[in-house]
RNA sequence: GUGUUAUCAAGAAAGGUGGAGGGAUUAGACCCUUUGAUACCUUAGCAACCCUUUCACUUGAAAGAAGGUGCUACAUUCUACACAGCUCGCUGAUGAUAGAUAACAA
Numbered sequence: 001g002u003g004u005u006a007u008c009a010a011g012a013a014a015g016g017u018g019g020a021g022g023g024a025u026u027a028g029a030c031c032c033u034u035u036g037a038u039a040c041c042u043u044a045g046c047a048a049c050c051c052u053u054u055c056a057c058u059u060g061a062a063a064g065a066a067g068g069u070g071c072u073a074c075a076u077u078c079u080a081c082a083c084a085g086c087u088c089g090c091u092g093a094u095g096a097u098a099g100a101u102a103a104c105a106a
Base pairs, nucleotide, nucleotide: 002105003104004103005102006101007100008099013043014042015041016040017039021032022031023030026080027079028078029077044072045071046070049068050067051064052063053062054061055060076098081095082094083092084091085090086089
């Protein structure tokens, strides 16, 4: 890198390095950012996918957090494609595509 399954409107920041763009990609919108962002490092934290314990017994409930990941602006920031509704250019906790994360597989 590829495939399968599950989740993605909750939650959780300080310090240091560094110095210009950044929020995945294209376009539009909206934001963050020299009052120092994005990124990297350290510490802290959040969550509970893997995991641990107990109960249930057919894959569920409760509790936990040592370890492997992940995450700590904004819904995956929103829209784009399809579908549905209607006041016909808007609405939709609908779906798809794309993406992110975890576990497993060849």
Source information
This is a predicted structure of a 106-nucleotide RNA (SAM riboswitch aptamer (S box leader)) from Pukyongia sp. It matches the Rfam family "SAM riboswitch aptamer (S box leader)". Rfam links the family to the GO term regulation of gene expression. Rfam's curators write: The SAM riboswitch is found upstream of a number of genes which code for proteins involved in methionine or cysteine biosynthesis in Gram-positive bacteria. The prediction has a mean pLDDT of 86. Lineage of the source: Bacteria > Pseudomonadati > Bacteroidota > Flavobacteriaceae > Pukyongia.